Model confidence (mean pLDDT): 86 of 100. Predicted 3D model of a 683-nucleotide part of an RNA (large-subunit ribosomal RNA, domain II) from Anaerolinea thermophila UNI-1. The full RNA is in RNAcentral, with records from Rfam.
Context: one part of a larger RNA
RNA sequence: GCCUGCGAGUUAAUCUCUGUGGCGAGGUUAAGGGAGAGACACCCGAAGCCGUAGCGAAAGCGAGUCUGAAGAGGGCGAAGAGUCGCAGGGAUUAGACACGAAACCGGGUGAGCUACCCAUGUCCAGGGUGAAACGGGUGUAAAAGCUCGUGGAGGCCCGAACCUACUAACGUUGCAAAGUUAGGGGAUGAGGUGUGGGUAGAGGUGAUAUGCCAAACGAACCCGGAGAUAGCUUGUUCUCCCCGAAAUAGCUAUAGGGCUAGCGCUUCUCAGUAAUCAACGGAGGUAGAGCACUGAAUGAGCUAGGGGGCUUAGGGCUUACCGAACUCAAUCAAACUCCGAAUGCCGUUGAUGGAAGGGGAGCAGUCGGACUACGGGUGAUGAGAUUCGUGGUCGAGAGGGAAACAGCCCAGAUCAUCGGCUAAGGUCCCCAAAUUCAGGCUAAGUGGGAAACGAUGUGGAGUUACCGAGACAACCAGGAGGUUGGCUUAGAAGCAGCCAUCCUUUUAAGAGUGCGUAAUAGCUCACUGGUCAAGUGAUUCUGCGCGGAAAACUUAACGGGGCUAAGCCUGAUACCGAAGCCAUGGGAUCUACGCGAAGGUGUAGAUCGGUAGGGGAGCGUUCCGCGAGCGGGGAAGGCAUACCGGAAGGAGUGCUGGAGCGAGCGGAAGUGAGAAUGCAGGC
Numbered sequence: 001g002c003c004u005g006c007g008a009g010u011u012a013a014u015c016u017c018u019g020u021g022g023c024g025a026g027g028u029u030a031a032g033g034g035a036g037a038g039a040c041a042c043c044c045g046a047a048g049c050c051g052u053a054g055c056g057a058a059a060g061c062g063a064g065u066c067u068g069a070a071g072a073g074g075g076c077g078a079a080g081a082g083u084c085g086c087a088g089g090g091a092u093u094a095g096a097c098a099c100g101a102a103a104c105c106g107g108g109u110g111a112g113c114u115a116c117c118c119a120u121g122u123c124c125a126g127g128g129u130g131a132a133a134c135g136g137g138u139g140u141a142a143a144a145g146c147u148c149g150u151g152g153a154g155g156c157c158c159g160a161a162c163c164u165a166c167u168a169a170c171g172u173u174g175c176a177a178a179g180u181u182a183g184g185g186g187a188u189g190a191g192g193u194g195u196g197g198g199u200a201g202a203g204g205u206g207a208u209a210u211g212c213c214a215a216a217c218g219a220a221c222c223c224g225g226a227g228a229u230a231g232c233u234u235g236u237u238c239u240c241c242c243c244g245a246a247a248u249a250g251c252u253a254u255a256g257g258g259c260u261a262g263c264g265c266u267u268c269u270c271a272g273u274a275a276u277c278a279a280c281g282g283a284g285g286u287a288g289a290g291c292a293c294u295g296a297a298u299g300a301g302c303u304a305g306g307g308g309g310c311u312u313a314g315g316g317c318u319u320a321c322c323g324a325a326c327u328c329a330a331u332c333a334a335a336c337u338c339c340g341a342a343u344g345c346c347g348u349u350g351a352u353g354g355a356a357g358g359g360g361a362g363c364a365g366u367c368g369g370a371c372u373a374c375g376g377g378u379g380a381u382g383a384g385a386u387u388c389g390u391g392g393u394c395g396a397g398a399g400g401g402a403a404a405c406a407g408c409c410c411a412g413a414u415c416a417u418c419g420g421c422u423a424a425g426g427u428c429c430c431c432a433a434a435u436u437c438a439g440g441c442u443a444a445g446u447g448g449g450a451a452a453c454g455a456u457g458u459g460g461a462g463u464u465a466c467c468g469a470g471a472c473a474a475c476c477a478g479g480a481g482g483u484u485g486g487c488u489u490a491g492a493a494g495c496a497g498c499c500a501u502c503c504u505u506u507u508a509a510g511a512g513u514g515c516g517u518a519a520u521a522g523c524u525c526a527c528u529g530g531u532c533a534a535g536u537g538a539u540u541c542u543g544c545g546c547g548g549a550a551a552a553c554u555u556a557a558c559g560g561g562g563c564u565a566a567g568c569c570u571g572a573u574a575c576c577g578a579a580g581c582c583a584u585g586g587g588a589u590c591u592a593c594g595c596g597a598a599g600g601u602g603u604a605g606a607u608c609g610g611u612a613g614g615g616g617a618g619c620g621u622u623c624c625g626c627g628a629g630c631g632g633g634g635a636a637g638g639c640a641u642a643c644c645g646g647a648a649g650g651a652g653u654g655c656u657g658g659a660g661c662g663a664g665c666g667g668a669a670g671u672g673a674g675a676a677u678g679c680a681g682g683c
Stems, first nucleotide, its partner, number of pairs: 001683006011094013026050003032044003054061002064076004097235002100232001104225006115199009124189001126158003129154001133150006162186003166183005201217001203213003210219001238618006248261005262366002264363007275352008288339001289337002294333003298329004305322002307319004369394010399410003414586004419582003425576003428561003434573001436572006447563001453547002457544010474531005480504003485499003510525001514523002587608009619672001621669006629661002637656005643650002
């Protein structure tokens, strides 16, 4: 891992509701007893319980009573239905659907491992160093000292056994639940070790590591309390039919749990009710807008006042300074409003509307929501962020589209069909359907990713200037004189800079547009003539394009091929395209009508996605009662099978098997397995 078997809402008591039955102002027995072959049947047994009367704290009174001074008012009552079974839903108390702790407590068992201690034994090759002390010599007045020996101390040195475990590698389903190898440390000591004994869990022991106390010790192990508790996780077994949620509010030692409400289901009951639409009537201060208020805020004008300067000190003069108020212009506001919608909300009437609405009862689940569109807050006008409001979808929704893609677009799957029409989206090929039609645009593979900003890309619509009295571009020619204007300067001559910017000759020509020179010079422009010949500039709005554009496995920013349309815009006609709609046939539910004594049946209409969850109807298993039957001429079980039923399921036949099975009608449950890191066995 697979297979087979086992494996989870039970039972009791009490309460409550529903269905059904008995009796009924009553209903019912409990313990116990009787008859009897026996029985869950029958007969006794009103003790007790519920109901038939309530109110009051009570005395008590009583269809009333309590409060109260009260014939007031008010509170609770009265105007009759219960009770006992059976079955089912729910609750409570019990282990209460099953499995699962970490822990707590009690009584015991452990120091043959290990920690420490006590008693008694035992072990430590070899080598080195050479303390005290003593002796000889020397030395001295005597010593001290020096020297040579003897001596053999030491948590001394080197190093086996032994003990240890510092480093590395290997080992890591090992040789081993801690080892091996190569090195390392201690090795007469606080040494190692044997045997016997001691200390016990609220404890011991500990050169403290929270270490050790029999291979998991912040409190051992075993058994018991015990099915501890688990607001947590997981699992919870046959079928079909009808309906179908929530992820919100309030409160919560509450936030992943509860309670009540909201939303769901079932049942009873009430009523032109709910909802929608139309007309009419209302309340309101949002969007927008505005500046009349409250504030904010820009420019200009004018001014009180202030600052600076002067001053004859005056009730002074002045000022390229600041500047309230006021005026003009142009603005801003969730906590501004002279104004003010659309929606929404409330009401009346009408239309549609018959279970959608209201009320009672029983049973739930839900309290982690997600994205999307719009209106806001928070945030960075960040987030697949967060928090509200309104709608949608997912959740609990399959199908078609978006390449793929819960939340986007289309559309809500009762079943069948080798029928038809459409939606979104598409129609060159992959790939069903137009290489369709008409008119434009794009040249960038833009399409098929991106901003500020940049640009004689190109299309469209304007405004404006010049222009056959010849424009624009190009070419030819001119572009002069006073004058080198004045100043400044070493110089300043159109062209460093400052000031002025005139006059003349002219078709025209600046006291000079740029380059240039030390300064001149030189080139050029404005401006003018000629040649040529028809448009040429500037600017605004707008369509489609261009640049801006760098990332990590592989082209990789059209799904691909590929496309100049098979791209984009406008219009048109066809077609394709879904579980949508239609057609044909079948089924189910509900309602209405008809038939029938009833079970039922026919017609018509509507409905039949579905998680949590509610309701309904069934299938099968084991056993029991009643009761047709079957079986060695072959039961159950097994294997095979093209049959029947809407499903769970049920037959027939053959083979196998070798002794029991069982229609139908009822009853009772150890009643259905794929999941629980489920349990046991087999492989």